[in-house]
RNA sequence: GGGCCCGUGGUCUAGUGGUUAGGAUGCCACCCUUACAUGCUCCUGCUUGGAAAGGUGGAGCUCGAGAGUUCGAUUCUCUCCGGGCCCA
Numbered sequence: 001g002g003g004c005c006c007g008u009g010g011u012c013u014a015g016u017g018g019u020u021a022g023g024a025u026g027c028c029a030c031c032c033u034u035a036c037a038u039g040c041u042c043c044u045g046c047u048u049g050g051a052a053a054g055g056u057g058g059a060g061c062u063c064g065a066g067a068g069u070u071c072g073a074u075u076c077u078c079u080c081c082g083g084g085c086c087c088a
Stems, first nucleotide, its partner, number of pairs: 001087007010025004018071001027058005036049002039046002064080005
C1' cells in the first nucleotide's frame, strides 16, 4: 500500500429498513430468612437483627464519529477513527 471482518448499557452479546433496541451478567432498592449473631426461656422454642441462595421492582445504550440515500437508518452508501485477520 491492497483486500476482508468487527465496533450496540460496566462486561459479553442478539437484532441487518418501520415495534418500547431484546437477553445474560454485574449494579441499586425492597421482600423473604437457612447459616450466624443479640436477648429471653424448663426442652424441641420465642425475640430482634441477618449475609448467601431465591423472589419482585428499578437505573443504565445520542447502536464508534460525521455526511448521504429514504417518508423512515442500529440496519444501506461514502469518508474518518479504533481493533482484528490475510496478501504484498
About this RNA: Predicted 3D model of an 88-nucleotide RNA (transfer RNA) from Candidatus Iainarchaeum sp. The prediction has a mean pLDDT of 82. It matches the Rfam family "tRNA". Rfam links the family to the GO term triplet codon-amino acid adaptor activity. About the family: Transfer RNA (tRNA) molecules are approximately 80 nucleotides in length. Rfam classes the family as a transfer RNA. It was read from a public genome assembly.